[in-house]
RNA sequence: UUCUAUCUUCGGGGCAGGGUGAAAUUCCCGACCGACGGUAAGGAGUGAUUACACUCUAAGUCCGUGACCUGUUCGGCAUGUGCCGAAUGGCUGACCUGGUGCGAUUCCGGGACCGACAGUUACAGUCUGGAUGGGAGAAGAUACGG
Numbered sequence: 001u002u003c004u005a006u007c008u009u010c011g012g013g014g015c016a017g018g019g020u021g022a023a024a025u026u027c028c029c030g031a032c033c034g035a036c037g038g039u040a041a042g043g044a045g046u047g048a049u050u051a052c053a054c055u056c057u058a059a060g061u062c063c064g065u066g067a068c069c070u071g072u073u074c075g076g077c078a079u080g081u082g083c084c085g086a087a088u089g090g091c092u093g094a095c096c097u098g099g100u101g102c103g104a105u106u107c108c109g110g111g112a113c114c115g116a117c118a119g120u121u122a123c124a125g126u127c128u129g130g131a132u133g134g135g136a137g138a139a140g141a142u143a144c145g146g
Base pairs, nucleotide, nucleotide: 004143005142006141007140008139009138010137017029018028019027031126032125033115034114035065036064037063038062042057043056044055045054046053047052060113061112069090070089071088072087073086074085075084076083077082095111096110097109098108099107117129118128119127
């Protein structure tokens, strides 16, 4: 340094202001938000010191995941027909344009677009709830082996 196993900790943000109305953070004007890994020419830093190496950071719309919902198999428990765990599938939103350049859906300019389920005096990305849950994954510790 890497692999494997076990364990610990961490692991999601957001309607200001206004209109209508009996009632809306749900409609309308407007405002705000952007999980994880990868890629990346931007940004920052370190070491070298003439041009290279390394580190950190950088995409809601690219590639791949996660949450919701759901099928199958296995195991455990239950026996008004389900619950829990493991493995493995399905489903799962949205970008164009101008510039620079060898190279950009990532940079710069401009204009767009997207957002599970259940609930609600009235339709929800933002309120309430499942959820003090789950989770992609991140950091660390210990042990064994190379």
This is a predicted structure of a 146-nucleotide RNA (FMN riboswitch aptamer (RFN element)) from Sediminibacillus albus. Its Rfam family is "FMN riboswitch aptamer (RFN element)". Its family is annotated with FMN binding in the Gene Ontology. The organism belongs to Sediminibacillus, within Bacteria.